[in-house]
RNA sequence: UACUGGAAAAGGCAAAACAAUCGAAAGAUUAGAACGCAAACCUAAAGGGUCUGCAGCAUUGUAUAUGUAAAAACAGCCAGGCUACCGAA
Numbered sequence: 001u002a003c004u005g006g007a008a009a010a011g012g013c014a015a016a017a018c019a020a021u022c023g024a025a026a027g028a029u030u031a032g033a034a035c036g037c038a039a040a041c042c043u044a045a046a047g048g049g050u051c052u053g054c055a056g057c058a059u060u061g062u063a064u065a066u067g068u069a070a071a072a073a074c075a076g077c078c079a080g081g082c083u084a085c086c087g088a089a
Stems, first nucleotide, its partner, number of pairs: 005086002012037002018032001019030004035076001042081002047078002049074002052071001056068004
């Protein structure tokens, strides 16, 4: 240094629920909180997957309807790229 992984040490992040705000929604942000995480840092225009469906279009059963849908969201779904602490085995 690399692979590997987290023994020890020093730390880090922050699920759900709740409150407020934004959003058509999925969801996001803030504050406390802590389920968990060896990258649960970053990256959604390299990939797969999940999810929403406001505009528009179509249908007609006329309903707060159904289908489709540009588009939006999820990195704590998998995987890739990139960066970072330690160095017991």
The RNA shown here (c-di-GMP-I riboswitch aptamer) has 89 nucleotides and comes from a Bacillota bacterium. The sequence was found by an Rfam model in a public genome assembly. It matches the Rfam family "c-di-GMP-I riboswitch aptamer". Clan: c-di-GMP_I riboswitch clan. The prediction has a mean pLDDT of 81.